[in-house]
RNA sequence: GCGCUGUAGCUCAGUUGGCUAGAGCAUUCGGUUCAUACCCGAAGGGUCGAGGGUUCGAAUCCCCCCGGCG
Numbered sequence: 001g002c003g004c005u006g007u008a009g010c011u012c013a014g015u016u017g018g019c020u021a022g023a024g025c026a027u028u029c030g031g032u033u034c035a036u037a038c039c040c041g042a043a044g045g046g047u048c049g050a051g052g053g054u055u056c057g058a059a060u061c062c063c064c065c066c067g068g069c070g
Base pairs, nucleotide, nucleotide: 002070003069004068005067006066009025010024011023012022018056027043028042029041030040031039049065051063052062053061
């Protein structure tokens, strides 16, 4: 210098910009059971790596940093 990548505790989806963001697992609570597990239901949890810009509107586009992989 080049390519890829960073979104929930973990693994990830979401990329022609459009209701102030989702899934699975995990956690908590409830149901079920004599009890545990399985199973069923619900809830909490994120300022989308930091900052700035464009736009009516940005996880998404642009600039510049930081971290990781090659």
This is a predicted structure of a 70-nucleotide RNA (transfer RNA) from a chicken gut metagenome. Its Rfam family is "tRNA". Gene Ontology term of the family: triplet codon-amino acid adaptor activity. The family's RNA type in Rfam is transfer RNA.